[in-house]
């Protein structure tokens, strides 16, 4: 590299350098010579890794009751372990700091809606949009090896 779990509509910008193309593909649609992209300092985001605090569950187990040769049952807290969740911090290890992952790709659909074909009418074909769900692919994080 490749597994595996979370997450991905919030949030955070100067300053110097370089100089032309960046937003992973493709199609759109945007950013950039008023300097984008990238690198280097400096600053911030937010809280996955992780402190501490409330709640609550589940398993352990003192201890105390039952039954009893044992076995078992129950009960049970200023106790342990882990889980869930809220609230809180931010010294570290990552991360990130333009648009939702910028939006659409592949499957489903409420829903609106075109054109034909029937019909009195209800209806049938074939197509457009499509709010939302779900997959892929990518991206970070922890983990496992």
């Nucleotide at each position: 590299a490749a597994c595996u779990c979370a997450u991905c509509g919030a949030g955070a910008c100067c300053g110097a350098c370089c100089g032309a193309g960046g937003g992973a593909c493709a199609g759109g649609c945007c950013c950039u010579u008023u300097g984008a992209c990238g690198u280097c300092g400096g600053g911030g985001c937010a809280a996955c890794c992780u402190g501490c605090g409330g709640u609550g569950a589940a398993c352990u187990c003192a201890g105390c009751c039952c039954u009893u040769u044992c076995c078992g049952g129950g009960u049970g807290g200023u106790a342990g372990u882990c889980c869930a969740u809220c609230g809180u911090g931010a010294c570290g290890g990552u991360g990130c700091c333009a648009a939702u992952u910028c939006c659409u790709g592949c499957g489903g659909a409420a829903g609106c809606u075109g054109a034909c074909c029937u019909u009195g009418g209800c209806g049938g074909u074939c197509g457009g949009c499509g709010a939302c769900c779900g997959a892929g692919a990518g991206a970070u994080g922890a983990g496992a090896g």
SAM riboswitch aptamer (S box leader) from Wenzhouxiangella sp., 145 nucleotides, folded computationally. Lineage of the source: Bacteria > Pseudomonadati > Pseudomonadota > Chromatiales > Wenzhouxiangella.